[in-house]
The part of an RNA shown here (large-subunit ribosomal RNA, domain II) has 686 nucleotides and comes from a sediment metagenome. Rfam family: Bacterial large subunit ribosomal RNA. RNAcentral holds the full RNA, with entries from SILVA.
Context: one part of a larger RNA
RNA sequence: AUCGGCGACUUAAUGGUUGUGGCGAGCUUAAGGCGUUGGCCGUAGGCGCAGCGAAAGCGAGUCCGAAAUGGGCGCCCAGUCGCAAUCAUUAUAACCCGAAGCCAGGUGAUCUACUCAUGGCCAGGUUGAAGCGCGGGUAAAACCGCGUGGAGGACCGAACUCAUGGAGGUUGAAAACUUCUGGGAUGAGCUGUGAGUAGGGGUGAAAGGCCAAUCAAACUUGGUGAUAGCUGGUUCUCCCCGAAAGAUAUUUAGGUAUCGGCUCGGGAAAUUCAGUUCAGGAGGUAGAGCACUGGAACGGCUAGGGGUCCUACCAGAUUACCAAACCGUACCAAACUCCGAAUGCCUGAAACUGUUAUCCCGGGACGCAGUCGGUGGGUGAUAACAUUCAUCGGCGAGAGGGGAAUAACCCAGAUCGUCGGCUAAGGUCCCCAAGUCCAUGCUAAGUGAUCACAAAAAGGAUGUGGUAGCGCUUUGACAAUCAGGAGGUUGGCUUAGAAGCAGCCACCCUUUAAAGAUAGCGUAAUAGCUCACUGAUCAAGCGAGACUGCGCCGAAAAUGUAUCGGGUCUCAAGCAUGGCACCGAAGCCACGGGAUCAGCGCAAGCUGAUCGGUAGGGGAGCGUAGAACCGACAGCGAAGCCAGACCGCAAGGACUGGUGGAGUCUGUUCUAGAGCUGAUGCCGAU
Numbered sequence: 001a002u003c004g005g006c007g008a009c010u011u012a013a014u015g016g017u018u019g020u021g022g023c024g025a026g027c028u029u030a031a032g033g034c035g036u037u038g039g040c041c042g043u044a045g046g047c048g049c050a051g052c053g054a055a056a057g058c059g060a061g062u063c064c065g066a067a068a069u070g071g072g073c074g075c076c077c078a079g080u081c082g083c084a085a086u087c088a089u090u091a092u093a094a095c096c097c098g099a100a101g102c103c104a105g106g107u108g109a110u111c112u113a114c115u116c117a118u119g120g121c122c123a124g125g126u127u128g129a130a131g132c133g134c135g136g137g138u139a140a141a142a143c144c145g146c147g148u149g150g151a152g153g154a155c156c157g158a159a160c161u162c163a164u165g166g167a168g169g170u171u172g173a174a175a176a177c178u179u180c181u182g183g184g185a186u187g188a189g190c191u192g193u194g195a196g197u198a199g200g201g202g203u204g205a206a207a208g209g210c211c212a213a214u215c216a217a218a219c220u221u222g223g224u225g226a227u228a229g230c231u232g233g234u235u236c237u238c239c240c241c242g243a244a245a246g247a248u249a250u251u252u253a254g255g256u257a258u259c260g261g262c263u264c265g266g267g268a269a270a271u272u273c274a275g276u277u278c279a280g281g282a283g284g285u286a287g288a289g290c291a292c293u294g295g296a297a298c299g300g301c302u303a304g305g306g307g308u309c310c311u312a313c314c315a316g317a318u319u320a321c322c323a324a325a326c327c328g329u330a331c332c333a334a335a336c337u338c339c340g341a342a343u344g345c346c347u348g349a350a351a352c353u354g355u356u357a358u359c360c361c362g363g364g365a366c367g368c369a370g371u372c373g374g375u376g377g378g379u380g381a382u383a384a385c386a387u388u389c390a391u392c393g394g395c396g397a398g399a400g401g402g403g404a405a406u407a408a409c410c411c412a413g414a415u416c417g418u419c420g421g422c423u424a425a426g427g428u429c430c431c432c433a434a435g436u437c438c439a440u441g442c443u444a445a446g447u448g449a450u451c452a453c454a455a456a457a458a459g460g461a462u463g464u465g466g467u468a469g470c471g472c473u474u475u476g477a478c479a480a481u482c483a484g485g486a487g488g489u490u491g492g493c494u495u496a497g498a499a500g501c502a503g504c505c506a507c508c509c510u511u512u513a514a515a516g517a518u519a520g521c522g523u524a525a526u527a528g529c530u531c532a533c534u535g536a537u538c539a540a541g542c543g544a545g546a547c548u549g550c551g552c553c554g555a556a557a558a559u560g561u562a563u564c565g566g567g568u569c570u571c572a573a574g575c576a577u578g579g580c581a582c583c584g585a586a587g588c589c590a591c592g593g594g595a596u597c598a599g600c601g602c603a604a605g606c607u608g609a610u611c612g613g614u615a616g617g618g619g620a621g622c623g624u625a626g627a628a629c630c631g632a633c634a635g636c637g638a639a640g641c642c643a644g645a646c647c648g649c650a651a652g653g654a655c656u657g658g659u660g661g662a663g664u665c666u667g668u669u670c671u672a673g674a675g676c677u678g679a680u681g682c683c684g685a686u
Stems, first nucleotide, its partner, number of pairs: 001686006011091013026047003032041003051058002061073004095233002098230001102223006113197009122187001124156003127152001131148006160184003165180004199215001201211003236621006246259005261366001262364007272357001273354004277349005287339001288337002293333003297329004302323001304322002306319004370395010400411003415593004420589003426583003429567003435580001437579006448569002459553002463550005470543003480537005486510003491505003516531001519530003594611007622675001624672006631665003640659005646653002
């Protein structure tokens, strides 16, 4: 892992509600007793038949009160006892499995820690303390030398013991090992045997270490089915409806309670409710505005202040400074408003639409982690698949088609069947169903064919198209080529020089077809080369801008093209505009079947609407084991098992044959240890 078996809402008491039955202004027994086992007795007690008041108390009334004709609660009556269903509470288990733990009684020191008693063990080699002897030495000592001696938590190193580093091993040979290397090795040494200390206790050269592979409190049995607002699991079918992830409170925040939202039953019933239209309202948002409150720019005017000048003081002058108030121009505001929508909200009216969709009472819930998108806001950075409100939609609980794939986007809400049809979004070259469709343009960048989600800017450029104007132009424009581009004059000043061209001032006049007291290069200064401007040649458009369509550059990322789904496409299959076809879904239509509800009908049935669905509510059934009763089958073959093209919406049920070899089944009612792919479920098999 698979298969088989087992495996989870029970029982009791009390109470609520619903259904059903008995009796009924009554209903009913409890303990206990009797008994022919079918029942019977038992009336204490309970509920109901009267309420009101705190109460005394009064009573169809009563309370408040001095009182009421006022007000509150009542009165004109249905209960009660079983059974069933469901829910709640209680229960030292309360749907099942699951802690870490707490307490009590015991069992453990054959592992290990420490201790006690009694034994054992330490190859070999090295060093050479004290003491002692002899000699030297001293007044005597000290001291020195040579021997002897054999000390030491001394040295090297086996056994023994430990475990430093590396490697291997890591479903191991091993639930701590192997190998190489390493520490100690006469000591606080190692070790055998026997014995002691016990769980809030021991022991500990102390690591919270060790106390039998278990230690921040051992193991075992019991309390014990501890508790678990937590996780997981919770077993047959079909039908109807169908949520919520909000408010408030909470030692509350992943729990719970009440309300809102769902369901079931009963009742009420009115244009009760909802939508559309109209009418009447409340309001201060969007926008706008500056009349208030504030903010803020420039100018004017002008207090005050600063600077400068003047001044013995007083005073005065001036100012491209700062600046209140006021004036003008142009602005800003969630906590500004002289104004002010659209929606939404409230009320009313008429008609239509809607299976009363509305309201009240009662039973049962679930839910109170939401999420994405559009819109209006806050927070944030006008960041976030961010966060927090409001409102709508979806997902949640929604399948189908589209978006390559993709809960939340677009289309569209799946009762079932059909090798029928029409469409939506989106598509129609191939993958891939349908146009290589029509018309007019644009794009040359493979731009693009992605862009709601799911990528680009500032900026730059004789890319190219369009629109409306402007200027020049056959009295010849623009470009190109040829030629001219002069004189006063080297203008004056400045300067070493300044001659068109360092700088300052002026910028005239003349000759001209035209030519600046010069636009640029250049020279030390001149010179020189161009330009503006003019003529000629040529012959028809040319030039500078504005707005705009589509393109270009700007444009760098990590495994491989890789930001069209791909192939590929410019002879568009790209972009823009218009058009006609077609494809395309579980949408709609057609035909047929089923179900629910409503209406009609004596009925058969017909008509209409409806039938996605998690949590959850409601309804109807299937099957298993057993019991009671009736009936039926069976050695002329029961159950079980195997096979088969049958029936039922389904759970399931027949029939026939084989096998099997002794019991079984229909119907009605009842009782439950009553249904398993799931719990890292339990047991067994493979």